[in-house]
RNA sequence: AGCGGUCCGCACGGGAGCCCGGGCCACACCGGGCUGAGAGGGGGUCAUGGCGACCCCGACCGUCGAACCUGAUCCGGGUCAUGCCGGCGCAGGGAGCGUGAUGAGCUGUGGU
Numbered sequence: 001a002g003c004g005g006u007c008c009g010c011a012c013g014g015g016a017g018c019c020c021g022g023g024c025c026a027c028a029c030c031g032g033g034c035u036g037a038g039a040g041g042g043g044g045u046c047a048u049g050g051c052g053a054c055c056c057c058g059a060c061c062g063u064c065g066a067a068c069c070u071g072a073u074c075c076g077g078g079u080c081a082u083g084c085c086g087g088c089g090c091a092g093g094g095a096g097c098g099u100g101a102u103g104a105g106c107u108g109u110g111g112u
Base pairs, nucleotide, nucleotide: 001107002106003105005102006101007100008098009097010096011063012062013061014060017034018033019032020031021030022029023051024050025049041057042056043055044054045053046052068093069092070091074087075086076085077084
């Protein structure tokens, strides 16, 4: 000097499923279970044979790669059920910067 690590700041990306019971029509409810970091904590708008969709905030995860999406109404196993587990997967796509901090490490160069 460089690398990578951790933290910080700001910025950006992303998902929120499945099942059971109750309650209903309350402009949209309550409880429980499974996996998970997270399965919606707060607010708003719209819709309706339905209890949903979208937006903002929050929490969480991720930012050069397994966060997440596609393939996929995929394949195998398992489950009451579900991306629940594994495969697919060295497949395709996928969001970052800082003349911030930090102690140890690694590499290179120079000096003594």
A computed fold for a 112-nucleotide RNA from a Pseudonocardiales bacterium, annotated as TPP riboswitch aptamer (THI element). The coordinates come from a structure-prediction model, not an experiment, and the mean pLDDT is 76. It was read from a public genome assembly, where an Rfam model found it.